[in-house]
RNA sequence: GCCGAAGUGGCGGAAUUGGUAGACGCGCACGACUCAAAAUCGUGUCCUUUCGGGGGUGUGGGUUCGAUUCCCACCUUCGGCA
Repeated sequence: GCCGAAGUGGCGGAAUUGGUAGACGCGCACGACUCAAAAUCGUGUCCUUUCGGGGGUGUGGGUUCGAUUCCCACCUUCGGCA
């Protein structure tokens, strides 16, 4: 230099012939249980909010009524070829 794959909450990781983003698990916070702890169980856990909503899928554009998904450029990581 060329080709390919991947990038989604704190972490892993779902959601794809374009139609409710964040399921599920881990971690964390609070509570229950216990003499106390571990284990277990319950609730909550992206940001913002006037609680009606709005924003958010690596970055920036494009197509579309509608994009995590399709197209273009770029960034990062991994693999292959030279």
This is a predicted structure of an 82-nucleotide RNA (transfer RNA) from a Patescibacteria group bacterium. Model confidence (mean pLDDT): 80 of 100. Lineage of the source: Bacteria > Bacteria candidate phyla. Rfam family: tRNA. Rfam classes the family as a transfer RNA.